[in-house]
Context: one part of a larger RNA
This record gives sequence, C1' cells and structure tokens, in this order.
RNA sequence: CCCUCGUUAAGGAACUCGGCAAAUUGGUCCCGUAACUUCGGGAGAAGGGACGCCUCGCCGGCAGCUUGCUGCCAGGUCGAGGCCGCAGUGAAACGGCCCAGGCGACUGUUUAGCAAAAACACAGGUCCGUGCUAAAGCGAAAGCUGACAUAUACGGGCUGACGCCUGCCCAGUGCCGGAAGGUUAAGGGAAGGGGUGAGAGCUCUGCACCGAAGCCCCGGUAAACGGCGGCAGUAACUAUAACUGUCCUAAGGUAGCGAAAUUCCUUGUCGGGUAAGUUCCGACCCGCACGAAUGGCGUAACGAUCUGGGCGCUGUCUCAACGAGGGACUCG
Repeated sequence: CCCUCGUUAAGGAACUCGGCAAAUUGGUCCCGUAACUUCGGGAGAAGGGACGCCUCGCCGGCAGCUUGCUGCCAGGUCGAGGCCGCAGUGAAACGGCCCAGGCGACUGUUUAGCAAAAACACAGGUCCGUGCUAAAGCGAAAGCUGACAUAUACGGGCUGACGCCUGCCCAGUGCCGGAAGGUUAAGGGAAGGGGUGAGAGCUCUGCACCGAAGCCCCGGUAAACGGCGGCAGUAACUAUAACUGUCCUAAGGUAGCGAAAUUCCUUGUCGGGUAAGUUCCGACCCGCACGAAUGGCGUAACGAUCUGGGCGCUGUCUCAACGAGGGACUCG
C1' cells in the first nucleotide's frame, strides 16, 4: 500500500453525475394514524408507549375429596409489591420514513453470458375473416392441427385496467360492392391474300365479328395505409384581432394537453422551493416539429422503474486516525 471487517471527537451530504456505499429503522402488544380513493385501499401511513427477573394475588382448566381446600398446568390480553444493570425483542434473526412529478393500470415476461425497463404480455375495447370438408396453418401428397370445437366459436390486425372521450378528410393507396360501357389472352370465326398443283386439293397467313378475370369506370370504407394550409387588411392610446378579403386543398387539427420521454432558438418568461436552482414543481402559449385506439387527457392502487425535494441517520465528506484478519514485503 491492497482486500474484508470493527470503532471514532466536532460537524452531518459540505462527498458525488447521483446519499453510490454505509449508517439509521427493525420483533410483539397497546395507543394513534392525513391527503386522496375505483370505498377494497392508502395502513406497518406518519408518530408515540410498553417489554427482564423475583414474590404474592386474581381468573381459567384438570384431578381428588372433607364443598372450600389441596395438587398440577410446557394456561391468562389480569392485578399488586419488589430487585439489578448504561442498556430487559440485553446475542441472533429483524421495515428507514415522508412529499411532489414522469412512464406503465395492476400480478406477471424478457436480451442464458454488459440492458429487468416507460420494452413484451395482460384482462378490457374495436376492426377484419370464417356456416364447417370453416377460415387459418403445416405438408409435392396422404394426412394432421384448428377441434372430437361450431359465431357467447375459431383465426388475424390494432389498441391496452378503469373514467371522460375518440373530431374533419375517401383526392392518392388498399380493401369491399357493382355491373351498363371501354380495353383485354387463348380459343372460335371467317372476308381476303401467299406457296404448290393440270385440276381436285394440300399448306401457310389472316380483316371484320364473338371471346373471362383484371384494368379503366361507378359507389362505399379511416379503431384500413394515411392526411388534417398560406398571404394580406381590420377595433376611438398602443398592442392584439372576434371580423373581412384572397389563393390553394380531399379536408385544412375539434376536445383535451402543451418549453412536454416531444421546444431548435432555450438556462424562454413569471411564480415556488434554495443564501445561491441549465435539474424539479405550478403557470403562460410564440406547439422549430402534441393531438385523439401508430389512441387523447385524467386516474386510486402497484413498481429492485426514472426525476426533484425533505426528515432521520451516518467516515460519502471536512480529514483522517486506531484496531482485527488476509495479502503485499523480509527471512526461511
């Protein structure tokens, strides 16, 4: 000096990206417990008190008998008196707590060997397909799964408890429906033409015309893929613009939310918290580039989740010291 431990004056997070690590708390009984809430919860909330041993009594149970005594209890949440220590869950086992916010409802699942999460799943919602030899899937096939099921069933997609909701656009792409017309293959069809032949014929080619689905076309459909504007002017201070004009569009973003897991400018501005706050919380709205099942906004409970704050507590630190064991080092 290193590792693993123990203790530490005064201070107590000043450490640090960050209380990481450590410390605090800890059991049982009693008292007492807020906001909020889906009335279950939140709750072990928080915050307090008691706890050992000895003697006696009381209550209860069992047994015996002289019916109020005796004996026993590895019975009692009971009462009184007493004893000792710094300390009585005397060792060990044995929650630190609170406030606010983001995300995900929850219990679960996951990168076996750097990620446990706000990722996956999930009940619930919705759309699409499927009438049974089902759809779908595996398989050259036989056949099998689906299912010895049958639409309250099965398969697929998206969303993801619950609450309040889920706006506008069908022009493009997709899907579904339609069948009048246009286009369209093989095939049918034969006007006409070529070769050959004396001819009959054989052979090659072939205009019209008749020919499906598909495409064009006509509709529907967004919890299908997706999309959801610009420029000017205008109010009796200024500023702003309910209002007006104009261009474009399939339609121009509704509710709600908003510097957000989204905000570039940006440490936006204001308020709170601090002596001091690029983080945090509450607002504002100028949303570079939120927005409604690629769901929007809330939400009790839950979380080895993430962020900010506080109390307690501490060798994290000011700033280090001493001790124990094991290494390093020396000798063998």